[in-house]
Context: one part of a larger RNA
RNA sequence: UGACGGGGACCCGCACAAGCAGUGGAGUAUGUUGAUUAAUUCGACGCAACGCGAAGAACCUUACCAGGGUUUGACAUCUAGCGAAUCCUGUGGAAACACGGGAGUGCCCUUCGGGGAGCGCUAAGACAGGUGGUGCAUGGUUGUCGUCAGCUCGUGUCGUGAGAUGUUGGGUUAAGUCCCGCAACGAGCGCAACCCCUAUUGUUAGUUGCUACGCAAGAGCACUCUAGCGAGACUGCCGUUGACAAAACGGAGGAAGGUGGGGACGACGUCAAAUCAUCAUGCCCUUUAUAUCCUGGGCUUCAAACGUACUACAAUGGUGGCCAUACAGCGCGAGGCAAAGUAGUGAUACGGAGCGAAUCGCCAAAAGCCAUCUCAGUUCGGAUUGCAGGCUGCAACUCGCCUGCAUGAAGUAGGAAUUGCUAGUAAUCGCGAAUCAGCAUGUCGCGGUGAAUGCGUUCCCGGGCCUUGCACA
Numbered sequence: 001u002g003a004c005g006g007g008g009a010c011c012c013g014c015a016c017a018a019g020c021a022g023u024g025g026a027g028u029a030u031g032u033u034g035a036u037u038a039a040u041u042c043g044a045c046g047c048a049a050c051g052c053g054a055a056g057a058a059c060c061u062u063a064c065c066a067g068g069g070u071u072u073g074a075c076a077u078c079u080a081g082c083g084a085a086u087c088c089u090g091u092g093g094a095a096a097c098a099c100g101g102g103a104g105u106g107c108c109c110u111u112c113g114g115g116g117a118g119c120g121c122u123a124a125g126a127c128a129g130g131u132g133g134u135g136c137a138u139g140g141u142u143g144u145c146g147u148c149a150g151c152u153c154g155u156g157u158c159g160u161g162a163g164a165u166g167u168u169g170g171g172u173u174a175a176g177u178c179c180c181g182c183a184a185c186g187a188g189c190g191c192a193a194c195c196c197c198u199a200u201u202g203u204u205a206g207u208u209g210c211u212a213c214g215c216a217a218g219a220g221c222a223c224u225c226u227a228g229c230g231a232g233a234c235u236g237c238c239g240u241u242g243a244c245a246a247a248a249c250g251g252a253g254g255a256a257g258g259u260g261g262g263g264a265c266g267a268c269g270u271c272a273a274a275u276c277a278u279c280a281u282g283c284c285c286u287u288u289a290u291a292u293c294c295u296g297g298g299c300u301u302c303a304a305a306c307g308u309a310c311u312a313c314a315a316u317g318g319u320g321g322c323c324a325u326a327c328a329g330c331g332c333g334a335g336g337c338a339a340a341g342u343a344g345u346g347a348u349a350c351g352g353a354g355c356g357a358a359u360c361g362c363c364a365a366a367a368g369c370c371a372u373c374u375c376a377g378u379u380c381g382g383a384u385u386g387c388a389g390g391c392u393g394c395a396a397c398u399c400g401c402c403u404g405c406a407u408g409a410a411g412u413a414g415g416a417a418u419u420g421c422u423a424g425u426a427a428u429c430g431c432g433a434a435u436c437a438g439c440a441u442g443u444c445g446c447g448g449u450g451a452a453u454g455c456g457u458u459c460c461c462g463g464g465c466c467u468u469g470c471a472c473a
Stems, first nucleotide, its partner, number of pairs: 001473002004469002007467002010464004015457002019421005026311008034302002042053002064297007073127001077126002079123005086103007107116003129286002132284003138280002140275003143271001145269001150189006156165003169180003195263004200231007209221003234257001237251005313414001317373006331362003336355002341350003380411001385406007427449007
C1' cells in the first nucleotide's frame, strides 16, 4: 500500500421485509451425471456448467463405432504425357468403387505443322490433410464482479524510502454528480449527454393507406396511418428549507417533471475464468494413417440422481352451443404465401384466383356470451397402449410430426429448502419469426387483459466510501 475481520461509522441493490406467482411432490419434454455400450463423438462444472455451444442428430449434418475401399489423396499450387469439356449406357457390388462400350467437338492465336486458356485422366515427387494434443505458449471473441462508481496521470508539495497528497473533509446526487473548503493545481479513461425506439404536437408528402356510402365508380387528403423535417422538458417559473451554494420538498403550467419509459453503450482490472471444435496461430504428434470415400449403426440406451420447462390436480373450471364471426401488434412469402370453391369426422387432398406484396395471402387472434355438469379420481386430468389414416422426404424399423376411434395411468396444492418480480411490471391469454424438406413444451420477438405490496434497514447476501486491528502478500 493492499487483502482480510463472526471490528466500528455512513450508504446502496427485489438483498431482506411487505406482497403476488412459482420450483421442490405427479406425468411428460429437454439438458446433465452415472450406468450400459462396438460406439453411446467432443466441449461447458458454484454464483458466472446443466432447453448451454446445438437458430432445429432419420441419411447428410457427424467429429464416434463396425465393415468395405483409396494412398500426391475429398481440397490447393507446380512438372510431364494423353484427351476438349460433356452426355448416354453395360457387368459386379450395400454403396463407395472396379472393369468396359458408344456419341461428341466448341473458344483465342496460327507460318495450318501446331501452340494457348479451361476442364478431365494418368505418372512421379515437392507437398496436401488432421473436429489429433496443449486455452497453463497465443491472437481474436465472450462470461463475471457490474452500468458497480470507480481507475489513473502530469506538474507541484510532503516523506530517507515504500509511498502520500490530489481522490480525504462538510453537504448533495442514480453517479469521483455538483457545490463549498483544503498544498495542491490541472488532465485522461469511466458517469452523464450526443445515437435508436416510445409518449404529445406542428409542417411537408398522399398510394397500395384513409373517407361522407348498402356496394361500386368518381372525387378528396379533414381524420386514421405511413415517413422525412421541426417544436417540446431545461429544476426553465413560483414558494419553503438550505451556507448568499449545490441541492431537496411542494406547486403551477404541460401530452410528458426532475435521468419521462425502454434499448444500444460495459473504465483500470479480477477469476493462469471459457473457447486450439467458429476462425487464426507457435510448438508437439500423425503421414498406406490420428488423412480420406462409402454403407449400416450410434449421438435417441436406462435400476437411479439433479437442473430447466410444459401440462395438471379443477367450478375464477370442463364440455357443448353462438361459429354469431367483438377487438391486436410484431413479422413472413416466388423451388414461396396461397384465397374462393369442392371432398373428407379430421389431419389433409383436389383446385388454383391473387401477390416479388401499406394492393394478394399466411390470418382463426385467445382469454368473450348462453346452456349444462354439482365436487366425484368426476363430463377433472391427460400419460400409456391398440387399430385405422395423413404429410414431408430416395428412405420414417432402430428414430419424425399430425389426425380419428378406442384405452384412460399418476395426480386431490406438494417436506426440509428455494426462485422471480416494484407497473403497463408480476400473473394470465393468444400471435409471429429464425433454424428448417419434415420436426418446438426451447429460443427470440409481438400485442390483449391486467394486479398486490413496499412500515422500514435490526437481520441474511452482494457492493461502494471512510476508519481501526495486523494471522497474510
A computed fold for a 473-nucleotide part of an RNA from an uncultured bacterium, annotated as small-subunit ribosomal RNA, 3' major domain.
It matches the Rfam family "Bacterial small subunit ribosomal RNA".